[in-house]
RNA sequence: GCCCUUAUGGUAAAGAGGUUAAUACGUCGCCCUCUCACGGCGAAGUCGGCGGUUCGAUUCCGCCUAAGGGUACCA
Numbered sequence: 001g002c003c004c005u006u007a008u009g010g011u012a013a014a015g016a017g018g019u020u021a022a023u024a025c026g027u028c029g030c031c032c033u034c035u036c037a038c039g040g041c042g043a044a045g046u047c048g049g050c051g052g053u054u055c056g057a058u059u060c061c062g063c064c065u066a067a068g069g070g071u072a073c074c075a
Stems, first nucleotide, its partner, number of pairs: 001071007010025003018055001027043005048064005
């Protein structure tokens, strides 16, 4: 250089065209407790970037970026 895979809250991670992006841990608030922990209730916080397709894109396509892997051969 070429080929393949991946990118989703702070972390892990499901969802693969449509109505509220699920879940766990973590964080914050309240309850509980003499206090802490445990436990209960609640809340905030995510689709790597730019374009395209589509009535509609986290999902499909292209390019870019980042991470990981394969390859050194092609007449």
Predicted 3D model of a 75-nucleotide RNA (transfer RNA) from a Clostridia bacterium. The RNAcentral record of the sequence draws on ENA. Its Rfam family is "tRNA". Rfam classes the family as a transfer RNA. Rfam's curators write: Transfer RNA (tRNA) molecules are approximately 80 nucleotides in length. Taxonomically the source falls in Clostridia (Bacteria, Bacillati, Bacillota). The coordinates come from a structure-prediction model, not an experiment, and the mean pLDDT is 80.